Predicted 3D model of a 349-nucleotide part of an RNA (small-subunit ribosomal RNA, central domain) from an uncultured bacterium.

Context: one part of a larger RNA
RNA sequence: CUGGGUGUAAAGGGCGUGUAGGCGGGACUGCAAGUCAGAUGUGAAAACCGAGGGCUCAACUCUCGGCCUGCAUUUGAAACUGUAGUUCUUGAGUGCUGGAGAGGCAAAUGGAAUUCCUUGUGUAGCCGUGAAAUGCGUAGAUAUUAGGAAGAACACCAGUGGCGAAGGCGAUUUGCUGGACAGUAACUGACGCUGAGGCGCGAAAGCGUGGGGAGCAAACAGGAUUAGAUACCCUGGUAGUCCACGCUGUAAACGAUGGAUACUAGGUGUGGGGGGUCUGACCCCUUCCGUGCCGGAGUUAACGCAAUAAGCAAUCCACCUGGGGAGUACGGCCGCAAGGUUGAAACUC
Repeated sequence: CUGGGUGUAAAGGGCGUGUAGGCGGGACUGCAAGUCAGAUGUGAAAACCGAGGGCUCAACUCUCGGCCUGCAUUUGAAACUGUAGUUCUUGAGUGCUGGAGAGGCAAAUGGAAUUCCUUGUGUAGCCGUGAAAUGCGUAGAUAUUAGGAAGAACACCAGUGGCGAAGGCGAUUUGCUGGACAGUAACUGACGCUGAGGCGCGAAAGCGUGGGGAGCAAACAGGAUUAGAUACCCUGGUAGUCCACGCUGUAAACGAUGGAUACUAGGUGUGGGGGGUCUGACCCCUUCCGUGCCGGAGUUAACGCAAUAAGCAAUCCACCUGGGGAGUACGGCCGCAAGGUUGAAACUC
């Protein structure tokens, strides 16, 4: 390489968009590049295979045939692929009608809690723990009343509920804006699927500049515990957490399960639509889209999966190929840095 694989054994790219490429719906007609058939030329000899012959046999050797699976030219075939044209509507898209949603961005507003400040009442404790101590408090704390300030997060509703490609999204209102779904069948007429590179998005932590800083809290300090305790527990506490702009580009970025399509028993919840029965906003029947559970065939090494497949097919991409060395070294590219990405070998078992 081939083959075989990728939920958990090695292996699905973090996610999208899309270039090249690969693959691609029904009908008709033409062409003949692929494809198939015939003919001609060529495909050196030796070797190889088959049948005979010669050395006493054999090895060896001679003759004939085959083979040389190929290439070129030419004559045909037209189902399939391709190509050119015409056409169709079921794939895809547009329009119209409707309802659902923490989808995104921006601005404004709100209440509870926490801390701090001022003030009234009030007096000796408060805090904290397994128990304590550090700490706070007679310069009046804790508790409680009234007023004020600040920042961050939005209890209940809340639900294997919803939305988003993923990361993720949860107070309220307004504005701008993306997508999905159902119904309809007016329009386009295969316009599709995937996607190496490319481009964009991408939790937390981290970095740069400028703000902000209530609570929490790496580092750090102290008190405990302990043989020790650079920890777990306690009292404090700085970066950070928050905002704006820019960078970083990684996660158990997980469903550890790539995308799209077709097909293959059922049962039962739940979210959003439609149709029907009743004409009642319920029940019930049915249908489409999503999200769960159970389960048959099938599949699997087993566990399990089972129409949201890990079943059965065809298609495109990514990735794996014994353990360690090692996601390391070197080089390239990217980054302010931290580092990221690509990614070996010797040696060893």

The full RNA is in RNAcentral, with records from ENA and SILVA.